This is a predicted structure of a 75-nucleotide RNA (transfer RNA) from an archaeon. Model confidence (mean pLDDT): 82 of 100. The sequence was found in a public genome assembly. It matches the Rfam family "tRNA". From the family's description: Transfer RNA (tRNA) molecules are approximately 80 nucleotides in length. It is annotated as a transfer RNA.

RNA sequence: GGGCCCAUUGCUUAGAUCGGCUAGAGCGUCCGACUGAUAAUCGGAAGGUCAUGAGUUCAAAUCUCAUUGGGCCCA
Numbered sequence: 001g002g003g004c005c006c007a008u009u010g011c012u013u014a015g016a017u018c019g020g021c022u023a024g025a026g027c028g029u030c031c032g033a034c035u036g037a038u039a040a041u042c043g044g045a046a047g048g049u050c051a052u053g054a055g056u057u058c059a060a061a062u063c064u065c066a067u068u069g070g071g072c073c074c075a
Stems, first nucleotide, its partner, number of pairs: 001074007010027004020058001029045005051067005
């Protein structure tokens, strides 16, 4: 220098093929129930500008472009 892949809550991730269904799940955190108490179990809550910016569209996590960060391959 060229090519490919990835980025979603504190962590791990589903959702991208088909644009519209409220952005969901597990773990963790907090509150409560249960217990003599703890654990386990059960109920509830908070937490996401879907990496950033722009574009297309009536509508974008999802399509397009650029940028940033990470990984892999070729030279």